Predicted 3D model of a 344-nucleotide part of an RNA (small-subunit ribosomal RNA, central domain) from an uncultured bacterium. The RNAcentral record of the full RNA draws on ENA. Its Rfam family is "Bacterial small subunit ribosomal RNA". Its family is annotated with ribosome and structural constituent of ribosome in the Gene Ontology. The coordinates come from a structure-prediction model, not an experiment, and the mean pLDDT is 88.
Context: one part of a larger RNA
RNA sequence: UUGGGUUUAAAGGGUGCGUAGGCGGUAAAUCAAGUCAGUGGUGAAAGCCGGCAGCUCAACUGUCGCGAGCCAUUGAAACUGGUUAACUAGAGUACAGUCGAGGUAAGCGGAAUAAGUGAAGUAGCGGUGAAAUGCUUAGAUAUCACUUAGAACACCGAUAGCGAAGGCAGCUUACCAGCCUGUUACUGACGCUGAUGCACGAGAGCGUGGGUAGCGAACAGGAUUAGAUACCCUGGUAGUCCACGCCGUAAACGAUGCUCACUGGUUCUAAGCGACAGACCGUUUGGGACCGAGCGAAAGUAAAAGUGAGCCACCUGGGGAGUACGUCGGCAACGAUGAAACUC
Numbered sequence: 001u002u003g004g005g006u007u008u009a010a011a012g013g014g015u016g017c018g019u020a021g022g023c024g025g026u027a028a029a030u031c032a033a034g035u036c037a038g039u040g041g042u043g044a045a046a047g048c049c050g051g052c053a054g055c056u057c058a059a060c061u062g063u064c065g066c067g068a069g070c071c072a073u074u075g076a077a078a079c080u081g082g083u084u085a086a087c088u089a090g091a092g093u094a095c096a097g098u099c100g101a102g103g104u105a106a107g108c109g110g111a112a113u114a115a116g117u118g119a120a121g122u123a124g125c126g127g128u129g130a131a132a133u134g135c136u137u138a139g140a141u142a143u144c145a146c147u148u149a150g151a152a153c154a155c156c157g158a159u160a161g162c163g164a165a166g167g168c169a170g171c172u173u174a175c176c177a178g179c180c181u182g183u184u185a186c187u188g189a190c191g192c193u194g195a196u197g198c199a200c201g202a203g204a205g206c207g208u209g210g211g212u213a214g215c216g217a218a219c220a221g222g223a224u225u226a227g228a229u230a231c232c233c234u235g236g237u238a239g240u241c242c243a244c245g246c247c248g249u250a251a252a253c254g255a256u257g258c259u260c261a262c263u264g265g266u267u268c269u270a271a272g273c274g275a276c277a278g279a280c281c282g283u284u285u286g287g288g289a290c291c292g293a294g295c296g297a298a299a300g301u302a303a304a305a306g307u308g309a310g311c312c313a314c315c316u317g318g319g320g321a322g323u324a325c326g327u328c329g330g331c332a333a334c335g336a337u338g339a340a341a342c343u344c
Stems, first nucleotide, its partner, number of pairs: 003316004007299002012312001014200004021193003025087002028084004033080002035076008049065006090190001091187003094183004099178001102176007109153001113149007124135002161168002205246006214240002219235004257311006264291011294301002317344003326337004
């Protein structure tokens, strides 16, 4: 390389939008680029391959033939393609109706915690396996009232819901987005995928300015221990929170790319619709469980990891190594791309 693969053995890009490209529904006319057929030219010699012949055979030699491709030309029209004019089953729009922790912004709420002030009250509190550090007669802890602050939203709550992913949960309002269902009214293939690119992207971290109740890397102290740079305890700074700007990584996981078609049964559940009686039932789109044909090394797997089609990404023994060098990005931290020697 051909191939074979990518849930768990190496391997699905973190996610979406989308450029080029690749691929593309039904029926018709036309062109003839691809395609197929005929003819002509070219296809040096030698060699290869096939036939025949010559050295007694063979090697060797001679002779005849074959030939893809390319060029030209004449045709064919099923398929692919171009053009023209159609269609409605894909896709989208419209109208009607739901649904949801979907997003952004503003406002509001109660519980808890902490602090402050006041009241009342006295000797302990706190913490642990046991203790001690710590707090406390300058009146703590426990109790009550008021005030202030920041952060998170008990119950509902779910095996539930929404979102492309990351993710999303007190309540209200405004704005924005989306799926779904029903009607089959409109457009008429407008589609699928998507290298490069662009956007989004948990946490930690970074910059500037705020904020800081609780928690809490670092740090300090007390314990434990042979030691204890830990686990436990008392404190506690960054951080956690907000605004704006970076970073761009995760076991970013379903370790399972996206789209379409097809292939079983049982059961629960969310949102609709139909029918109805409030139950059973039918149907569409989601979320699970069980059996399990096929598949699979097995575990397992039916919303496939089965049977097929299209497009993209990725893998090719372990270590060296996601390292070095170079380049690009970043304020930095670092990220992206990404070897080899050597070794087993």